[in-house]
Context: one part of a larger RNA
């Protein structure tokens, strides 16, 4: 010089785009962050129209009401979705990342595409209707009951097994065909569609493997028994000592094992002429994690942040028998700290779930809030204006400087202020009517120089000097070095230089 997720200090108009808990991966009040379908189920209720049938009344009528329609709300049961999207980086130096391949070792739910299929039954739980137990959390017994929930039968083949034959590859195989055994389904509604199920391709997605690469240390030298192979076997979507039994005795290292320490990796960022050095906050992509450590259900997909279980810590309620909890989401709170913001609006637009749709959710996101925290842009005014006013400074007391600076004249009107007006961000959504901006822009018009400038340095490096205080004191300082009575270097002031809504400082990196 340059950069910064930065901090102090002093100062402070405005707008734009960004950005902001780097410490305690240290605790968390309170509120929201994942639901949604009723076009898959039977209920439950509410509203409006019909009633069988009944009460009152001579009678007109008034009242009750099984049950049947339609409209709606929805606890349940059932789908689908909660594995994304968001956060941290705490752990890991290799079960990671990065880049180039393999998979003849594999997987795929929604989504596109081919081929087919889409049959006959059954039994049950829940909501519900009783009884019951417990402070609550919750549970229990009994009775009836729907379905796209379960279960059984049936057909099925290019699937899957057996097995037999042609082909064909570098190889564990692939491809064609014979034969046998084995597996499947659900329906809904507004009759147009959505659906189910079998099987093939396909897209994206995702497991696994290889090879190179990825810090620091020898004051770490030797390490390993599921260790290293083989063979069968179990388990996996899939290959493997991934597990296990039995055989052998291997494997690894100074090309640095194994052990210590240290740390998420990349894209990229700073920074340098480049080599390079230094980093990895915001964006993307990948990997770990969800108070700590274990563990499997479900399900295409987690061993699963706002599931489930179990064990530690630590907080809560309790009637002491027992129950609940997890902000490293989004605000927000103490606490730690030089230090890092609102318990804010919108679902208008992107985008995700779910629904046939309307719609509903969405703290993703889009927007405002707060901080000169960074970047860029504008403003604080523009032209005349000398007797060169007045103040203040220095002075040889002549005068000089501040300085056309001020006033005063004459204009202009950004951006703050105030007010009107729009077909922009709007594309969608509906059969039609009709409808949709939380926020921002834009375009006119009013008034009026009005509201709006600071910081560090002026002994050399370094641009920029003088006077008074002080007197080795008090104090400056990045380095040399100032100060002990004429201090251009310490305090103040006048006056100059530098940058500028910032300026300095301080702290890291080159």
């Nucleotide at each position: 010089g340059a950069a910064c997720g930065a901090a102090c200090g002093c100062u402070g108009g405005c707008g734009g785009c960004g950005u902001g808990g780097c410490u305690a991966a240290g605790a968390c009040a309170u509120g929201c962050a994942a639901g949604u379908c009723g076009a898959a189920c039977g209920g439950a209720c509410u509203a409006u129209u019909a009633a069988a049938u009944u009460g009152g009344g001579u009678a007109a009528c008034c009242g009750a009401a099984a049950u049947a329609a339609u409209a709606g709300u929805u606890a349940g049961u059932g789908g689908c979705g909660a594995a994304a999207g968001g956060g941290u980086g705490a752990g890991g130096a290799a079960u990671g990342g990065a880049u180039a391949g393999g998979u003849a070792a594999c997987g795929u739910a929604c989504c596109u595409u081919u081929g087919g299929c889409u049959u006959c039954g059954g039994a049950a739980c829940a909501g519900c209707g009783u009884c019951c137990c417990g402070a609550a959390a919750g549970g229990g017994g009994c009775g009836a009951u729907a379905a796209u929930a379960c279960c059984g039968g049936a057909u099925g083949a290019u699937a899957u097994c057996a097995u037999g034959a042609a082909u064909u590859g570098u190889a564990a195989g692939g491809u064609u065909u014979g034969u046998g055994a084995u597996c499947a389904a659900a329906g809904a509604u507004u009759u147009a569609u959505c659906g189910g199920c079998c099987a093939g391709a396909g897209a994206g997605c995702g497991g696994c493997c290889u090879a190179u690469u990825c810090c620091c240390u020898a004051u770490c030298a030797g390490c390993u028994a599921g260790u290293u192979g083989g063979u069968g076997a179990g388990g996996u979507a899939a290959u493997g000592g991934c597990u296990c039994a039995c055989c052998a005795a291997g494997g690894c290292g100074a090309c640095g094992a194994c052990g210590g320490g240290u740390a998420g990796c990349g894209g990229g960022a700073c920074u340098g002429a480049g080599a390079g050095g230094u980093u990895g906050g915001c964006c993307c992509g990948c990997c770990a994690c969800a108070u700590c450590g274990g563990g499997a259900c479900u399900g295409a997909g987690a061993c699963a942040c706002u599931g489930c279980c179990c064990g530690g810590a630590c907080c809560u309620c309790c009637a002491c028998g027992g129950a609940g909890g997890g902000c490293u989401g989004c605000a927000g709170u103490a606490a730690c700290g030089a230090a890092u913001a609102u318990u804010g609006g919108g679902c208008a637009a992107u985008g995700g779930g779910c629904g046939a749709a309307a719609g509903c959710c969405u703290g993703a996101c889009c927007c405002a809030g707060c901080g000169a925290c960074g970047c860029c842009g504008c403003g604080u005014g523009u032209a005349g204006g000398a007797u060169g006013a007045a103040g203040u400074u220095c002075u040889u007391c002549g005068g000089a400087a501040u300085g056309u600076a001020a006033a005063c004249u004459a204009c202009u009107g950004u951006c703050a202020g105030g007010g009107a007006u729009u077909a922009g961000a709007a594309a969608g959504u509906u059969u039609c009517g009709a409808u949709u901006g939380a926020u921002c822009a834009a375009u006119c018009c009013c008034a009026g120089a009005g509201g709006a400038a600071g910081u560090c340095a002026c002994g050399g490096c370094u641009a920029a000097c003088u006077u008074c205080g002080u007197g080795c004191c008090a104090g400056c300082a990045g380095c040399c070095g100032c100060g002990g009575u004429a201090a251009u270097a310490c305090g103040a002031a006048g006056g100059u230089g530098g940058c500028a809504a910032g300026c300095g400082u301080u702290g890291u990196u080159c």

Predicted 3D model of a 510-nucleotide part of an RNA (small-subunit ribosomal RNA, 5' domain) from a Phycisphaerae bacterium. Its mean pLDDT, the model's own confidence on a scale to 100, is 81. The sequence was found in a public genome assembly. Lineage of the source: Bacteria > Pseudomonadati > Planctomycetota > Phycisphaerae. Rfam family: Bacterial small subunit ribosomal RNA. Its family is annotated with structural constituent of ribosome and ribosome in the Gene Ontology.